[in-house]
RNA sequence: GCUCCUGUAGCUCAGCUGGAUAGAGCAAACGGCUACGAACCGUUAGGUCGGGCGUUCGAAUCGCUCCGGGAGCA
Numbered sequence: 001g002c003u004c005c006u007g008u009a010g011c012u013c014a015g016c017u018g019g020a021u022a023g024a025g026c027a028a029a030c031g032g033c034u035a036c037g038a039a040c041c042g043u044u045a046g047g048u049c050g051g052g053c054g055u056u057c058g059a060a061u062c063g064c065u066c067c068g069g070g071a072g073c074a
Base pairs, nucleotide, nucleotide: 001073002072003071004070005069006068007067010026011025012024013023019057028044029043030042031041032040050066051065052064053063054062
């Protein structure tokens, strides 16, 4: 330098044939339980879906570009 994969909550990821208020598990906060913890149960909060531009009535999803991570080739 070229090609491919990848970036979504604090962490690991799902969702990617365009359409519902963007989800799960773990972690966190609060409450219940307990003599106190752990475990367990309940509730809650937490996201510019890597950035920008574009296509569309509508974009996490499609296109272009930039940035980060990984792999292969040279």